A computed fold for a 328-nucleotide part of an RNA from uncultured Roseiarcus sp., annotated as large-subunit ribosomal RNA, domain IV.
Rfam family: Bacterial large subunit ribosomal RNA.
The coordinates come from a structure-prediction model, not an experiment, and the mean pLDDT is 88.
Taxonomically the source falls in Roseiarcus (Bacteria, Pseudomonadota, Alphaproteobacteria, Hyphomicrobiales).
Context: one part of a larger RNA
């Protein structure tokens, strides 16, 4: 100087991206315990007193023939110490919003989450030699299961709900039509040959799926409009009118893990607040299992205040180890 520890006047997050780091608390008996709740929690909530030693009683238990001698409880009295869960070990705590329901998984060696699973809804496929899957195949898995089953896809406990398009991709259904491939067909045409023949060529017609076509389907993949006028102050339009479309976003939420503009505009909190929380709604570019609103517990997750601690800092300093410089 560094690396680890210790200690620290006053003030006490003023440091910082951010209390990051360290401190605070930390155990056991009593007392007390809020909102909210899915009534199970939340809860050790929070706050609050005791705790060593002698000495008297009192109940209780166990063991002994017995005298007793152990053990736990509970009231009184008194004592010493700077310190009585005297060491080690040993939750700081509350309040509010945001994501995920939870317990769980996860990038071995920079990411542990909000991301994955999930218990729970749904659509689909499969009737058993199942559907998928693996192999050229034999065969196996699935399953020594049988539709309260097994495979694929979404979506994620609960509660409340899931709304409109079927025009375009799929995907399902359809004894017509109309396109069409080998194939069947053979009207004719050439070639040769005297001829029979023989070769090659060929039009109408017959002729599968799938394609066109016709429906049904979105908790399939998706999608889910503009312009213009209009109320007796103004504003603003419950009405009107036009295009366009398959249909023009419905409940619910909204400046939001989504709001560019923008620190949006009022509220709260601060002496002050680009965050924060409640509103408002001008939703650039929210919104309904690519789910949408809420939600009590849980979370080494994330925002924000508070209380309480402290060398985090004002502001830095001593000391202890160790290392490094000088010097011997």
């Nucleotide at each position: 100087u560094g690396a680890c520890g210790u200690u620290g006047a006053a003030g006490g997050a003023a440091c910082u991206c951010g209390g990051c780091a360290a401190u605070u608390u930390a155990c056991c008996u009593c007392c007390g315990u809020a909102a909210c709740u899915u009534c199970g929690g939340a809860a050790u909530a929070a706050g609050g007193a005791g705790g060593c030693c002698c000495u008297c009683g009192g109940c209780g238990a166990g063991c002994g023939c017995a005298a007793g001698c152990u053990c736990g409880u509970u009231g009184g009295g008194g004592g010493g110490g700077c310190a009585c869960a005297g060491g080690c070990c040993a939750g700081g705590g509350g309040g509010u919003g945001g994501c995920a329901a939870c317990u769980g998984u996860u990038u071995a060696a920079c990411a542990a989450a909000a991301a994955c699973a999930c218990a729970g809804g749904g659509c689909u496929c499969u009737g058993c030699g199942a559907a998928a899957u693996c192999g050229a195949g034999a065969g196996a898995u699935g399953a020594c299961g049988u539709a309260u089953a097994g495979g694929g896809u979404c979506u994620g406990a609960c509660g409340c709900c899931u709304g409109c398009c079927c025009g375009g991709u799929g995907c399902c259904g359809g004894a017509a039509g109309g396109u069409u491939a080998a194939a069947a067909g053979g009207a004719g045409a050439g070639g040769u040959g005297c001829a029979a023949g023989c070769c090659u060529u060929g039009a109408a017609u017959u002729g599968a799926a799938g394609c066109c076509c016709c429906g049904g389907u979105a908790a399939a993949c998706g999608g889910c409009g503009g312009c213009c006028g209009u109320a007796a102050c103004u504003a603003u339009a419950a009405c009107g009118g036009u295009c366009c479309u398959a249909a023009g976003g419905u409940a619910g939420c909204g400046a939001a893990a989504u709001u560019c503009c923008u620190u949006g505009u009022c509220g709260g909190g601060u002496a002050a607040g680009u965050u924060c929380c409640g509103a408002c709604c001008u939703g650039c570019a929210c919104g309904a299992a690519u789910g949408g609103c809420g939600u009590a517990a849980u979370g080494a997750c994330u925002u924000c205040c508070c209380c309480g601690c402290u060398g985090u800092c004002u502001c830095c300093a001593a000391c202890g180890u160790c290392a490094g410089c000088u010097c011997a």